[in-house]
Molecule: c-di-GMP-I-GGC riboswitch aptamer
Organism: Clostridia bacterium
RNA sequence: UUCGCUUAGGGCAAACCUGCCGAAAGGCUGGGGCGCAAAGCUACGGGUCUAAGGUCCUUCAGGGAUGAUGAUCGCCGGGCUGCCGAAA
Numbered sequence: 001u002u003c004g005c006u007u008a009g010g011g012c013a014a015a016c017c018u019g020c021c022g023a024a025a026g027g028c029u030g031g032g033g034c035g036c037a038a039a040g041c042u043a044c045g046g047g048u049c050u051a052a053g054g055u056c057c058u059u060c061a062g063g064g065a066u067g068a069u070g071a072u073c074g075c076c077g078g079g080c081u082g083c084c085g086a087a088a
Stems, first nucleotide, its partner, number of pairs: 001087004011036002016031002019028003034074001040080003044077003047072003054066005
């Protein structure tokens, strides 16, 4: 530097369940284990999700439209860092 067939030490943790936070998407804790060689970090580009507040419309206790200042890195790409093993 490239790769992840094998060994050892291990690591993370989807769905679902419990509790808490949040308007929601979702997040956190504990259980759980589908999977993961970056499923470590980073919302930088794209995608996706949400729609409280704002704005607009309306037949106005209501309904609708729009749209991130929200969320997702276990959707893809970029950036930073890194264990073990193999090969050169």